[in-house]
Molecule: FMN riboswitch aptamer (RFN element)
Organism: Halolactibacillus halophilus
RNA sequence: UUGAAUCUUCGGGGCAGGGUGUAAUUCCCGACCGACGGUAACUAACCUUUGUUAGAAGUCCGUGACCCGCACGUGUGCGGUGGAUCUGGUGAGAGUCCAGAGCCGACAGUUAAAGUCUGGAUGGGAGAAGAUAUGG
Numbered sequence: 001u002u003g004a005a006u007c008u009u010c011g012g013g014g015c016a017g018g019g020u021g022u023a024a025u026u027c028c029c030g031a032c033c034g035a036c037g038g039u040a041a042c043u044a045a046c047c048u049u050u051g052u053u054a055g056a057a058g059u060c061c062g063u064g065a066c067c068c069g070c071a072c073g074u075g076u077g078c079g080g081u082g083g084a085u086c087u088g089g090u091g092a093g094a095g096u097c098c099a100g101a102g103c104c105g106a107c108a109g110u111u112a113a114a115g116u117c118u119g120g121a122u123g124g125g126a127g128a129a130g131a132u133a134u135g136g
Stems, first nucleotide, its partner, number of pairs: 001136003005132006017029003031116002033105002035063004042055005058103002067080006085101005107119003
């Protein structure tokens, strides 16, 4: 430094203000939020050898929760489903930069329809950090 193994810890945010109504954080006006890995024409630091390190996408690629099916050792494995972006600018090149305007968001519950409330969940989890012993 790298591979596999075991263990430990960590691992999701959000309706202000108002309208209607018997009733709505569920409708309407408006407000707010953005998990994990990858990519990076951006940014910062160092160095100035043009390189190193760190950060940077909800809507580009993939993963996860939820849901469905099958199998069996009944909680695990395998498989499936799985949302949303355009316009302009710069440029050799933009899906990532800059500007503007959009769009999206499991299931169950509810005096009334939920990305934001309550619940399954003191759960699970992509994964992140560290430790141990071991092989190359």